[in-house]
Context: one part of a larger RNA
RNA sequence: CGUUGACGCUUGAGGGAAGUUGUCCUUUGUACGAGAGGAUCAGGAUGAACGAACCUCUGGUCUACCGGCUUUGCCACCAGGUGAAGCGCCGGGUAGCUAUGUUCGGCAGGGAUAAGCGCUGAAAGCAUCUAAGCGCGAAGCCCCUCCCAAGAUUAGGCGUCUUAGACUCGUGGAAGACUACCACGUUGAUAGACUUUAGGUGUAAGGCCAGCAAUGGUUUUAGCCAAGAAGUACUAAUAAGUCAAA
Numbered sequence: 001c002g003u004u005g006a007c008g009c010u011u012g013a014g015g016g017a018a019g020u021u022g023u024c025c026u027u028u029g030u031a032c033g034a035g036a037g038g039a040u041c042a043g044g045a046u047g048a049a050c051g052a053a054c055c056u057c058u059g060g061u062c063u064a065c066c067g068g069c070u071u072u073g074c075c076a077c078c079a080g081g082u083g084a085a086g087c088g089c090c091g092g093g094u095a096g097c098u099a100u101g102u103u104c105g106g107c108a109g110g111g112a113u114a115a116g117c118g119c120u121g122a123a124a125g126c127a128u129c130u131a132a133g134c135g136c137g138a139a140g141c142c143c144c145u146c147c148c149a150a151g152a153u154u155a156g157g158c159g160u161c162u163u164a165g166a167c168u169c170g171u172g173g174a175a176g177a178c179u180a181c182c183a184c185g186u187u188g189a190u191a192g193a194c195u196u197u198a199g200g201u202g203u204a205a206g207g208c209c210a211g212c213a214a215u216g217g218u219u220u221u222a223g224c225c226a227a228g229a230a231g232u233a234c235u236a237a238u239a240a241g242u243c244a245a246a
Stems, first nucleotide, its partner, number of pairs: 001151001005161006014148004020048007032037001050105005058099004065092005070085006109143003116136004165243004169185005190236003193232005199225003206219005
């Protein structure tokens, strides 16, 4: 830009992905074989590698969380804090992101076939799977499964609406370079804040007690807390404008 108003839901021409395989058990120590050995067919179990999704578990990371430790500067000093030192170093760790973690996948089925195996059957009184005709037959081919998909310019279909609707703008996001996409905009839980809570750290400061003191005990499963959850309009999504007139 087109699809000749808009919104929502779709069909699928066409394209892509997937497609692997081991071991064990039963049948069965059966058929077979002198023995040694040792099946087909069929049924079941469990893996490997690969792939997808996810974070409940196991772990990793988590420089916005908590704690410990050192040197030095500062807050006059103590205590308590704070800056710098690779996040100063160390011990943990939520959300998120992750694999080595978890779950799932390959199946089955149909159609036409290859090599091959056949039926009927002449040419050629026989024979012959082939010449006419018919059947079976593979991890392969086409469907079936999953994904994209009407620029499929053949631009499809269905439902609803008709001044509808869309955009700018704003609050944001498991969406994202920007854009786009998605949620919300007071008829409101979109984000912040607050409350409660999950979870993390590990028992704050101050006081009191014991001890000459270092320190310990108690108040105290405390204090603090990011990205989690729920609730609550307190703050900000106000107001306004543009396009669209088929």
Large-subunit ribosomal RNA, domain VI from a Candidatus Wolfebacteria bacterium, 246 nucleotides, folded computationally. Lineage of the source: Bacteria > Bacteria candidate phyla > Candidatus Wolfeibacteriota.